[in-house]
Context: one part of a larger RNA
Molecule: small-subunit ribosomal RNA, 5' domain
Organism: uncultured bacterium
RNA sequence: AUUGAACGCUGGCGGCAUGCCUAACACAUGCAAGUCGAACGAGAAAGAGGGGCAACUCUCGAGUAAAGUGGCGGACGGGUGAGUAAUACGUAGGAAUCUGCCCUAGAGUGGGGGAUAACCUGCCGAAAGGUGGGCUAAUACCGCAUAAUCUCUACGGAGAAAAGGUGCCUAGUUUCUAAAUACGAUCGGGUCUGACCCCUAAGAACGUAUUUAGAAGCUAGGUUUCGCUUUAGGAUGAGCCUACGUCGGAUUAGCUUGUUGGUGGGGUAAUGGCCUACCAAGGCUACGAUCCGUAGCUGGUCUGAGAGGACGAUCAGCCACACUGGAACUGAGACACGGUCCAGACUCCUACGGGAGGCAGCAGUGGGGAAUAUUGGACAAUGGGGGCAACCCUGAUCCAGCAAUGCCGCGUGUGCGAUGAAGGCCUGCGGGUUGUAAAGCACUUUCGGUAAGGAAGAAACGCUCAAAUAUAAUACAUUUGAGAACUGACGUUACUUACAGAAGAAGCACCGGCAAACUCUGUGCCAGCAGCCGCGGUAAUACAGAGGGUGCAAGCGUUAAUC
Numbered sequence: 001a002u003u004g005a006a007c008g009c010u011g012g013c014g015g016c017a018u019g020c021c022u023a024a025c026a027c028a029u030g031c032a033a034g035u036c037g038a039a040c041g042a043g044a045a046a047g048a049g050g051g052g053c054a055a056c057u058c059u060c061g062a063g064u065a066a067a068g069u070g071g072c073g074g075a076c077g078g079g080u081g082a083g084u085a086a087u088a089c090g091u092a093g094g095a096a097u098c099u100g101c102c103c104u105a106g107a108g109u110g111g112g113g114g115a116u117a118a119c120c121u122g123c124c125g126a127a128a129g130g131u132g133g134g135c136u137a138a139u140a141c142c143g144c145a146u147a148a149u150c151u152c153u154a155c156g157g158a159g160a161a162a163a164g165g166u167g168c169c170u171a172g173u174u175u176c177u178a179a180a181u182a183c184g185a186u187c188g189g190g191u192c193u194g195a196c197c198c199c200u201a202a203g204a205a206c207g208u209a210u211u212u213a214g215a216a217g218c219u220a221g222g223u224u225u226c227g228c229u230u231u232a233g234g235a236u237g238a239g240c241c242u243a244c245g246u247c248g249g250a251u252u253a254g255c256u257u258g259u260u261g262g263u264g265g266g267g268u269a270a271u272g273g274c275c276u277a278c279c280a281a282g283g284c285u286a287c288g289a290u291c292c293g294u295a296g297c298u299g300g301u302c303u304g305a306g307a308g309g310a311c312g313a314u315c316a317g318c319c320a321c322a323c324u325g326g327a328a329c330u331g332a333g334a335c336a337c338g339g340u341c342c343a344g345a346c347u348c349c350u351a352c353g354g355g356a357g358g359c360a361g362c363a364g365u366g367g368g369g370a371a372u373a374u375u376g377g378a379c380a381a382u383g384g385g386g387g388c389a390a391c392c393c394u395g396a397u398c399c400a401g402c403a404a405u406g407c408c409g410c411g412u413g414u415g416c417g418a419u420g421a422a423g424g425c426c427u428g429c430g431g432g433u434u435g436u437a438a439a440g441c442a443c444u445u446u447c448g449g450u451a452a453g454g455a456a457g458a459a460a461c462g463c464u465c466a467a468a469u470a471u472a473a474u475a476c477a478u479u480u481g482a483g484a485a486c487u488g489a490c491g492u493u494a495c496u497u498a499c500a501g502a503a504g505a506a507g508c509a510c511c512g513g514c515a516a517a518c519u520c521u522g523u524g525c526c527a528g529c530a531g532c533c534g535c536g537g538u539a540a541u542a543c544a545g546a547g548g549g550u551g552c553a554a555g556c557g558u559u560a561a562u563c
Base pairs, nucleotide, nucleotide: 001562002561003560005559006558007557008556009555012410013409014408015407016406017405018403019402020368025366026365027364029363030362031361034072035071036070039069040068047060048059049058050057051056079321080320081319089245090244091243092242093241094240097238098237102234103233104232105231106230107229108228109227110144112142113141119134120133121132122131123130124129150159151158152157164226165225167223168222169221170220171219172218173217174216175215176214177213178212179211180210181209182208183207184206186204187203188199189198190197247293248292249291254284255283256282259281260280261279262278263277264276265275266274296318297317298316299315300311301310302309303308323344324343325342326341327340346357347356348355349354374400376399377398378397382396383394384393385392386391413443414442415441416440423434424433425432426431447504449499450498451497452496453495457490463483464482465481466480467479468478469477507552508551509550510549511548512533513532514531518547519546520545521544522543528535529534
């Protein structure tokens, strides 16, 4: 000088940072990864209203919720440092590779098929869950066609793709609702039981058809947009190889058999003993192999004039890990923290047959420890995932809470004020000192308190209008411009103003020398102090108290650690 500090005494405010260094110990509870109805089929309920004696039924709720198939994302973001001394990291190079979404460009997007969840139903099980039968859809799955600048090739040839959805316009068609008209039969009244006939101005209710209007669905064509397939290039990300650098120990001196190299084969996105068969006998090592111990690496941080030394919290890059060990599946990407399977330890449930779980995510609990915070708010901003979008999700993030843990800033008043008051302490008893300090007089009001006002973080998306592009088009879409609105967790924000009143705000360590600061009393080698030298045995500036002083100051000391 410094610290992710702790402890003791003390403690007014604000800003900005930082906060389990120990047990990679065990975890109650909540949240931390979803989203898409513009891919698909299906589809409640509560509640409200109407009809009916009631059972019940109709309309809205609502094509909503929840679930399922399917797509994309759960490989990012977040945590931790156990392992790792080199399959790592840093720097500089390299060739034998892949790359979802994104960008640019070319081509295509034709025609078919069979299933299966959901749902219904049977059975087993305490549960977790499992298993039959039946129905159904798709951008799920599978053939066929076509295809080169794609792949393979013996250069003759062969192989290999797709998916549709939304909006708008036009045409057609179906259904429903409302009104009007026509027809039909029933009930009703009259006659004489019936047949039959008559009436309906005012009757009750039903069915069918037509027309008009509206709504919804379907089909076809056109168009738009979001997609899909394939190819080439890019961007981004990732895998691989080489060289150099990267702690201590020789009281670790020899190590190695897929070991070192070659050939054939396999495997991978790709090179390679990466794997395998055969062949050769190599390869590393005192320039420290092997073994043991320790350790994530770096940008950097601390210190130092520098050279160096020590460290690797926060922030950023890379790596590794996700209860312990192992393994693969899916996928563009994982051998996957909040996925799967197996084994193990532990915890929990159980009907004892069997099951469930993984905070080194954010909070929080127990434990360990000298020691380290809230089971908070919001998606307003930035960013991420999904979606055409609206929007949804986001313990990332932004904020707030706690802690003098650190750095920085401010305050705890200012001026005048001598009879140098009182009190304390000392005294040679004259006085000295505390000390302009207090009191008193005048003034100010930062911060804090109360009240009022009050920015910026917000620009967009979306909506309306207009123009341009594109188009058959005034749809749709894209771009630009204009307009009106909307969106703030923080937040009782920052900041400003008013009000009251010196009012609410100073401690800690030291005073023998090093080293700034001195006397008295008590004690009497006791009690004690102490970083070193050393103090204390009756005049202690070194112990304890007091007065005084010195140094720092919302801190001051001590301990630990580094230079």